[in-house]
RNA sequence: AAAAAUCAAAGAGGUUGCAACUGACAAGAGUAGGUUAAUUGAACUACUACUUUAGUGAAGAAGUUAGCUGAAAGGGAAAGUUGCCGAGGUGCUAGUAAAAGUGGUUACUGGUGAUCUGGGGCGUGAUUCAAUAGAUCGCGAACUGUCGUAGAUAAACUGCGGAGAGCUUUGAACGUU
Numbered sequence: 001a002a003a004a005a006u007c008a009a010a011g012a013g014g015u016u017g018c019a020a021c022u023g024a025c026a027a028g029a030g031u032a033g034g035u036u037a038a039u040u041g042a043a044c045u046a047c048u049a050c051u052u053u054a055g056u057g058a059a060g061a062a063g064u065u066a067g068c069u070g071a072a073a074g075g076g077a078a079a080g081u082u083g084c085c086g087a088g089g090u091g092c093u094a095g096u097a098a099a100a101g102u103g104g105u106u107a108c109u110g111g112u113g114a115u116c117u118g119g120g121g122c123g124u125g126a127u128u129c130a131a132u133a134g135a136u137c138g139c140g141a142a143c144u145g146u147c148g149u150a151g152a153u154a155a156a157c158u159g160c161g162g163a164g165a166g167c168u169u170u171g172a173a174c175g176u177u
Stems, first nucleotide, its partner, number of pairs: 001177001006172006014085001017084006025076001033069007043056004047104006088117002091112008118144002122140007146162006
């Protein structure tokens, strides 16, 4: 002095980077529910199946038709604030909640760097949802950042390939050449 490996710190990708909070506003919806009348005639309610428990019901359950009345929550969201760059999400898993038990479903909280994913958009299929919104997953063709490799060379450019356990910068200690 150089390279490799380890540890630490600081950074970059994007004006649609990621998430959280608040949130005008749109939708939910003339829906659920309530109530009146007619009809009908034994079941109905507490997420769902079975069992139990509690409650309603021939003083008429559930349903159907017509009229009157008539919400809300979850979800979305411009703008703003905050925290960040595996930010986050997915998968798996533990717990809690929905009357109790068993199974399931959904939501929330925690764990899991190594299950997958560099990033955002567009198209398309499926799932979820009131939803053509949004979200998640799969597939497709491009864009973009990064490293490797080749042209062709230090950079600009092009092709091919890889993945964040990455990449860039700086520092530390150890020993090798």